[in-house]
RNA sequence: GAGUUUGAUCCUGGCUCAGGACGAACGCUGGCGGCGCGCUUAACACAUGCAAGUCGAGCGAUAACCAUGGCUUCGGCCAUGGGGAGAGCGGCGAACGGGUGAGUAACACGUGAGUGAUCUGCCCUCGACACUGGGAUAGCCCGGGGAAACCCGGAUUAAUACCGGAUAGCCUUUCGAGCCUACGGGCUCGUCAGAAAAGAUGGCUUCGGCAUUCGGUCGAGGAGGAGCUUGCGGCGGAUUAGCUUGUUGGUAAGGUAACGGCUUACCAAGGCGACGAUGGGUAGCUGGUCUGAGAGGAUGAUCAGCCACACUGGAACUGAGACACGGUCCAGACUCCUACGGGAGGCAGCAGUUAGGAAUUUUGCGCAAUGGGGGCAACCCUGACGCAGCAACGCCGCGUGAGUGAGGAAGGCCUUCGGGUUGUAAAGCUCUUUUAGUAGGGAAGAAAAAAAUGACGGUACCUACAGAAAAAGCACCGGCUAACUCCGUGCCAGCAGCCGCGGUAAUACGGAGGGUGCAAGCGUUGCUCGGAUUUACUGGGCGUAAAGAGCAUGUAGGCGGUUUGGUAAGUUUGAUGUGAAAGUCCGGGGCUCAACCCCGGAAGUGCAUUGGAUACUGCUAGACUAGAGUACCGGAGAGGCUGGUGGAAUUCCCUGUGUAGCGGUGAAAUGCGUAGAUAUGGGGGAGAACACUCGUGGCGAAGGCGGCCAGCUGGACCAGUUCUGACGCUGAGGCGCGACAGCGUGGGGAGCAAACAGGAUUAGAUACCCUGGUAGUCCACGCCGUAAGCGAUGGGCACUAGGUGUCGGCGGUAUUAAUCCGUGCCGUGCCGGAGCUAACGCAUUAAGUGUUCCGCCUGGGGAGUACGGUCGCAAGGCUGAAACUCAAAGGAAUUGACGGGGGCCCGCACAAGCGGUGGAGCAUGUGGUUUAAUUCGACGCAACGCGAAGAACCUUACCUGGGCUCGAAAUGCAGUGGAAGUCGGCUGAAAGGUCGGUGUCCGCAAGGACCGCUGUAUAGGUGCUGCAUGGCUGUCGUCAGCUCGUGUCGUGAGAUGUUGGGUUAAGUCCCGCAACGAGCGCAACCCUUGUCUUUAGUUGCCAGGCCGCAAGGCGGCACUCUAGAGAAACUGUCGGCCAUAAGCCGAAGGAAGGUGGGGAUGACGUCAAGUCCUCAUGGCCUUUAUGUCCAGGGCUACACACGUGCUACAAUGGGCGGUACAAAGCGUCGCGAACCCGCGAGGGGGAGCUAAUCGCAAAAAGCCGUCCUCAGUUCGGAUUGCAGUCUGCAACUCGGCUGCAUGAAGCUGGAAUCGCUAGUAAUCGCGGAUCAGCAUGCCGCGGUGAAUACGUUCCCGGGCCUUGUACACAC
Repeated sequence: GAGUUUGAUCCUGGCUCAGGACGAACGCUGGCGGCGCGCUUAACACAUGCAAGUCGAGCGAUAACCAUGGCUUCGGCCAUGGGGAGAGCGGCGAACGGGUGAGUAACACGUGAGUGAUCUGCCCUCGACACUGGGAUAGCCCGGGGAAACCCGGAUUAAUACCGGAUAGCCUUUCGAGCCUACGGGCUCGUCAGAAAAGAUGGCUUCGGCAUUCGGUCGAGGAGGAGCUUGCGGCGGAUUAGCUUGUUGGUAAGGUAACGGCUUACCAAGGCGACGAUGGGUAGCUGGUCUGAGAGGAUGAUCAGCCACACUGGAACUGAGACACGGUCCAGACUCCUACGGGAGGCAGCAGUUAGGAAUUUUGCGCAAUGGGGGCAACCCUGACGCAGCAACGCCGCGUGAGUGAGGAAGGCCUUCGGGUUGUAAAGCUCUUUUAGUAGGGAAGAAAAAAAUGACGGUACCUACAGAAAAAGCACCGGCUAACUCCGUGCCAGCAGCCGCGGUAAUACGGAGGGUGCAAGCGUUGCUCGGAUUUACUGGGCGUAAAGAGCAUGUAGGCGGUUUGGUAAGUUUGAUGUGAAAGUCCGGGGCUCAACCCCGGAAGUGCAUUGGAUACUGCUAGACUAGAGUACCGGAGAGGCUGGUGGAAUUCCCUGUGUAGCGGUGAAAUGCGUAGAUAUGGGGGAGAACACUCGUGGCGAAGGCGGCCAGCUGGACCAGUUCUGACGCUGAGGCGCGACAGCGUGGGGAGCAAACAGGAUUAGAUACCCUGGUAGUCCACGCCGUAAGCGAUGGGCACUAGGUGUCGGCGGUAUUAAUCCGUGCCGUGCCGGAGCUAACGCAUUAAGUGUUCCGCCUGGGGAGUACGGUCGCAAGGCUGAAACUCAAAGGAAUUGACGGGGGCCCGCACAAGCGGUGGAGCAUGUGGUUUAAUUCGACGCAACGCGAAGAACCUUACCUGGGCUCGAAAUGCAGUGGAAGUCGGCUGAAAGGUCGGUGUCCGCAAGGACCGCUGUAUAGGUGCUGCAUGGCUGUCGUCAGCUCGUGUCGUGAGAUGUUGGGUUAAGUCCCGCAACGAGCGCAACCCUUGUCUUUAGUUGCCAGGCCGCAAGGCGGCACUCUAGAGAAACUGUCGGCCAUAAGCCGAAGGAAGGUGGGGAUGACGUCAAGUCCUCAUGGCCUUUAUGUCCAGGGCUACACACGUGCUACAAUGGGCGGUACAAAGCGUCGCGAACCCGCGAGGGGGAGCUAAUCGCAAAAAGCCGUCCUCAGUUCGGAUUGCAGUCUGCAACUCGGCUGCAUGAAGCUGGAAUCGCUAGUAAUCGCGGAUCAGCAUGCCGCGGUGAAUACGUUCCCGGGCCUUGUACACAC
């Protein structure tokens, strides 16, 4: 820096990621070299080999072997000389080097001091010396014991082994004196005692020795090393708080190289500890390493310093040095040998083995170099070391080729089928040869006279040769995070670091193509730092997110007013010493570069010593009064404690009056009451609490405190003076106070009231409501110690705009004063600015700005739980985890949605009415059931007379059966045949199959048009997905809303505008307003209807005139009507109301009045609403079938259930007869008149009409007359029989209509429910689309023509404002 809590936002907060690092491991892969590095686990156990020896110039003796001589019994033996193994005495070394990190929380380590409290072999320097004697012993030899290891005895022998004597300035010690000092020291003098030695060698020699080198003794000094002491520093936990008897100190003695309780005796009673003792856990420490901007955090492999350890525990010996890795002794465990008596061993040295483990190498070469031990030296030893081997374990470098090369090859993948991509990639052509390979040459590392000496190693390096020849993988591609498509899969298989992917179109799973990133590696896992300012010193917080202790008092501690002097601890500045080397950083250099290595410098923020400064802090001495306190005056107060006292009310008791109820609730019941209640009068008792006053009034630290009176008592405040002189603030622990409830003991008990009982409520009701009722509530004493103990806000001090109340005090208004004004005071509220805050908000009573002290927080859950401790009589309190689990939990604010929240307002929403549905029969749709099939879709409103404006065949998608396969229809190409076309036969249910006849286009030809066949590319699909889609539609809803630009406000989501006051059918308009405008909606513009004018009169019309019996004609266009154009209505006028507004109410005029009636018109969006079966379309599926043709059947089934309708149940009716008045439509594949036939449906007929002309066409209800008289009827017409008619290829399944006959249910419909506010409901008929035929459906038309609306409480739906929200797939 990013991801992740939300619809979105800001904040808090956790989780996660990107980076670096590693002694790593695992998976896949693997060409070369250089430099590094390699048991982190079992300080488990170890076979085998090696890792510490050396000196013959310290000493004695001497084997093998050689030479000479001698002897010999020929086996050999002896002497001398050479030679030198092994062993021994002796010296030095073995305390170094190498390994490991078990232990250790310690002067172990680091750093700085001290040692006047010490030691020091070998090495260096200086001084002095080395004289004279002695006795042993190992080895060897002999004997003995033992299995062995080994041991014992005897004899002999040497030394630089051992011992005595002499000398000794200095040395050590005893005693004494003087001087200096840093006081256990140094220097000087005297005295007593004590302590030395060793020789070897080559050379020379007069063999007596001499000088050389090495070695020896004493002393002084140095260098290096070591011991001891000490200041400071570096782990976690208090759920470890007290520890300690050699403990702390002293005296004396012992002991040590040396101080010291180091040890012992005696004496004293100390010592350590909240600045964390003691006990427990963990751990070698450091230079450094990793990370980080730094501060820090983590770490302590390799290299280097120190420490500790060496099978485990203990002990000493030797020595300069050890309490000793490859020494000794004892004990233990383990392993091995054994003759069972007894012995041997210690890889945490180098290799190596077993085991453990995710995991860590060769039983290599060499002392050539560096270094170490011994030696005069030569030299010997050296698993230290130098090298090699193994391992991509790490870092670094190199390579796997370079140039050119487009028909952008083939192949792969994708594709919108055009192409794109792999990709200059390949091939091809031209080059190069690092590395690896072969061959030739060939180092430095070697060392200061020369020679000799190389494990590595024929290595590095150089040259030649051959040939692109032998050399690329791994992870990832949803976001974070660079990189995308196809296929497979279908919440399966799987992925996943976090968020999360996968339920049929997965860039997230698996594969492929392509891409991205690294590259001899790449990923994963683990661990660590970072990011994480997420423990905050740098650098955080605590009103509501986690977090202020319930309150006070006060101990330690921390902090602290003004001023002067001193001091110089803190502070600051300089110097000196130190801060090892390596490492890091800078500069330079060497390996071809780099890694790596070398040289120089810087740095090392530290510690110590020392000189200076003195502002601040500290300390010290003094002074001051502004902090704090003190005395005096005054008033306020439910401050506390104790004692007394008062009235009202409740209840109980007694008594009077009085009678049937009372009480209680939403309604009731339990309960009380005729044994007299409730009500009411009088009297008495008891306990508890104090109405009004009472107030964001008062007091108190908080909890808390309320009648009145008295006593005792705490604190605060005001005014002005006095005195003290910093006496102050905070406060870990400690101590005290601390509501209610609860506990103990004893009282008290009226009312109230947990528990409990009963009655109700309810699905239940262990509740809410009611009737009762015990603890308790009250008092005294003692516990408990909690709380939303809240202002969810710790205390003190100072500073920083105001306004307005109020309590107490004080001052002023000359006095009085209910007042009023002021206040430099104290308290308590509200509002508000700067500032702060995530926001809300806080704001002189801070959550502002500073300072000081305390308490507390560090994701949610687990959990304030468990364990431990402590307190309590108990209940329980205080302190207070972890495992595990989640990717959040949370704060504030925003927009919505919702609420049996509020306000305002609409709608046939309710109400007021009229008529229905729900009951009957039938029609129609749906569910269900059935079926070979009963094709499919639609499902609350918003599916169900819906798609379907018309299923007998067709339609038709379904079923059964029969057929076809380039297909019923379309296009291209190739091949082949034929014009095209047309007429038949047979078979079959048809489709189809099969067999013939006829016909001869254009063009010279090639060929073309057309047709058939074959093949191919493809067609076809009412198959799936409406949750992949377009389009169209429904719905909220014709509801009044939905948005934008700019500006402003807000960190932001967002707000404002659009809210408010009015008004409207309306976000309609007006006013106001940080808004000003605009858009989509509203309205208007459009159609129709209502009035008039005008134009035009045919097919329309007919007032008057003429003709005619009439219809009508002539004539006319006045009227009706038709259809063009206009007019008219705008709250325009008047009155009232309102805000001089918008507008509302009323009136006038008018055909019409306040959008006149009706229609068309449907904002942003919602419902993954409906439709893949109208159409279009992605993907999937199918291809002799899910396509297509045909016949028959089905969609018309029927125990049932529902929706929508029709007809009725009758007299406001039915039948019959007569008679009147429409509108809107339709008609040539048609409407079809008159007339004739038939009871009728209808038939015949054919005039007229392409329609204001003719036809459908009769309108019906109505009106007049008549019959029926309340009944299952002269109501009702279902059902059924028979006979007909029409359409049609065809009415069986399955059409309509007619006549005759039949005459079912039904007498107004339960719960429930629908429509309608006027030309509406209701009622009456007419027409049309579809259509051969079929209408109770649908779409239209006119006729007749009501009732009611007080009103908005309620039901339903909706709009605006507001409020709450833990909701947002939104109740």

Small-subunit ribosomal RNA from an uncultured prokaryote, 1371 nucleotides, folded computationally. Its Rfam family is "Bacterial small subunit ribosomal RNA".